A computed fold for a 520-nucleotide part of an RNA from an uncultured bacterium, annotated as small-subunit ribosomal RNA, 5' domain. RNAcentral holds the full RNA, with entries from ENA and SILVA. Rfam family: Bacterial small subunit ribosomal RNA. Rfam links the family to the GO terms ribosome and structural constituent of ribosome. Its mean pLDDT, the model's own confidence on a scale to 100, is 86.
[in-house]
Context: one part of a larger RNA
RNA sequence: GAACGCUGGCGGCAUGCCUUACACAUGCAAGUCGAACGGCAGCACGGGGGCAACCCUGGUGGCGAGUGGCGAACGGGUGAGUAAUACAUCGGAACGUGUCCUGUAGCGGGGGAUAACCUCUCGAAAGAGAGGCUAAUACCGCAUACGACCUACGGGUGAAAGAGGGGGAUCGCAAGACCUCUCACUAUAGGAGUGGCCGAUGUCGGAUUAGCUAGUUGGUGGGGUAAAAGCCUACCAAGGCUACGAUCCGUAGCUGGUCUGAGAGGACGACCAGCCACACUGGAACUGAGACACGGUCCAGACUCCUACGGGAGGCAGCAGUGGGGAAUUUUGGACAAUGGGCGCAAGCCUGAUCCAGCCAUGCCGCGUGGGUGAAGAAGGCCUUCGGGUUGUAAAGCCCUUUCGGCUGGGGCGAAAAGGUCCGUAUUAACACUACGGAUCCAUGACGGUACCAGCAGAAGAAGCACCGGCUAACUACGUGCCAGCAGCCGCGGUAAUACGUAGGGUGCAGGCGUUAAUC
Numbered sequence: 001g002a003a004c005g006c007u008g009g010c011g012g013c014a015u016g017c018c019u020u021a022c023a024c025a026u027g028c029a030a031g032u033c034g035a036a037c038g039g040c041a042g043c044a045c046g047g048g049g050g051c052a053a054c055c056c057u058g059g060u061g062g063c064g065a066g067u068g069g070c071g072a073a074c075g076g077g078u079g080a081g082u083a084a085u086a087c088a089u090c091g092g093a094a095c096g097u098g099u100c101c102u103g104u105a106g107c108g109g110g111g112g113a114u115a116a117c118c119u120c121u122c123g124a125a126a127g128a129g130a131g132g133c134u135a136a137u138a139c140c141g142c143a144u145a146c147g148a149c150c151u152a153c154g155g156g157u158g159a160a161a162g163a164g165g166g167g168g169a170u171c172g173c174a175a176g177a178c179c180u181c182u183c184a185c186u187a188u189a190g191g192a193g194u195g196g197c198c199g200a201u202g203u204c205g206g207a208u209u210a211g212c213u214a215g216u217u218g219g220u221g222g223g224g225u226a227a228a229a230g231c232c233u234a235c236c237a238a239g240g241c242u243a244c245g246a247u248c249c250g251u252a253g254c255u256g257g258u259c260u261g262a263g264a265g266g267a268c269g270a271c272c273a274g275c276c277a278c279a280c281u282g283g284a285a286c287u288g289a290g291a292c293a294c295g296g297u298c299c300a301g302a303c304u305c306c307u308a309c310g311g312g313a314g315g316c317a318g319c320a321g322u323g324g325g326g327a328a329u330u331u332u333g334g335a336c337a338a339u340g341g342g343c344g345c346a347a348g349c350c351u352g353a354u355c356c357a358g359c360c361a362u363g364c365c366g367c368g369u370g371g372g373u374g375a376a377g378a379a380g381g382c383c384u385u386c387g388g389g390u391u392g393u394a395a396a397g398c399c400c401u402u403u404c405g406g407c408u409g410g411g412g413c414g415a416a417a418a419g420g421u422c423c424g425u426a427u428u429a430a431c432a433c434u435a436c437g438g439a440u441c442c443a444u445g446a447c448g449g450u451a452c453c454a455g456c457a458g459a460a461g462a463a464g465c466a467c468c469g470g471c472u473a474a475c476u477a478c479g480u481g482c483c484a485g486c487a488g489c490c491g492c493g494g495u496a497a498u499a500c501g502u503a504g505g506g507u508g509c510a511g512g513c514g515u516u517a518a519u520c
Stems, first nucleotide, its partner, number of pairs: 002516005009367006016359001017325001022323003026320003031070003036067002039063002043061003046057004077278003086203007095195003100191007108142001110140002117132006148157003162183006170177002204250003211241003216238008253275004257268004280301005303314004331357001333356003339353001340351004370400004380391004404461001406456005414447001419441008464509005469490003475504005485492002
């Protein structure tokens, strides 16, 4: 965070499984980089061959699968567990840190593999195996070592990778070398942000739970971690907590806050924000800067599915959606236009984060359902002492208006970054390239048939619900006759019922009204 009954015109802004952390069909929710690499399955272009059908060709754009890098630890969900390994506040010292920022010093020379691919083999499949070939910013040595680390202070140890743009001279047949810029790479120092750890105080109920504890409390040696520590281990000592409530049991995510209240308090912790925990159930580690990892791996278990019975596959507490449970909770929607995130030099790609739209009176707020005039106080209804009263200016009639809705036309903000051209500055051998600043030009909107504005027609399309004995605002008639029924409490009803049912009238609230539940 409501639900139910009756009723229901519009808009804005919010909210929407509180129950089974029950089980899930289907689709989507984490990719990206060809400016790291070998390549070329498919597409387009170019080239060659051919009368044609078509064939050949990584040459170009680009790119399936693969190697490699970064990301996948964020973002999103849920509250099962947790009463303290949590949270809030205030402190602390013995630490880590990818990307980012600022410095310092480098980026030399080699090597061996392997996937893709090709040829086979096994298997129903999932997949697996054997042989052969190949590349790298993948992997491994060597050299060097300003910092760094270890040290017995003598010394010792440990790095790296290239890619792209542009180019005057020189070399080279060419590719290129070479120069320069940008990005990347290695070592190290500092920073920013962020994370790990420790302490104090506070944080529900039960004493019909009074004792609890053996790695338990402390020390020494050793191990271990990024780091302090019984964190682990061997030995030694016998400690440690507790009536200021230990231990045990029950309940519970915590906080900022929310509701209520004059306050003090009390209750709660939906939405939004911070932290924590979890990801079918239990356990474990691997990779990595970071996980013991929701859409990773392994083991065990329950369940579901496929199977050729040998064996395999899966995990919505992501967004929608289904069954079930329930009084009860939405669309298997659109877009990356904006904001933010990942990758990328960029263009861009991905993004159920997000922004929007849809559904529901679930809530809050606003507007409308007409305005003025109109007494023959019409007709009709109801009551009546039969005179009349009331409905009631209410209606009709007359004069107006047109919000909202309907139709037509116009029409923003959210869009400026990016990109092109020119100029300046920096860099440079360079008027290339690149970066920064300025001027100018051009583009990009899911929402959207938007908001908003104008026009057209016509009072036209738009009021209900509960109550009327007292509490408590609002009364009569008929029916019924302790019946049927009402009721929050007191209580009504047995023949004149303001309390039941209906009608007329009235009262209260109003796109709602009433009931139920809950809390202050």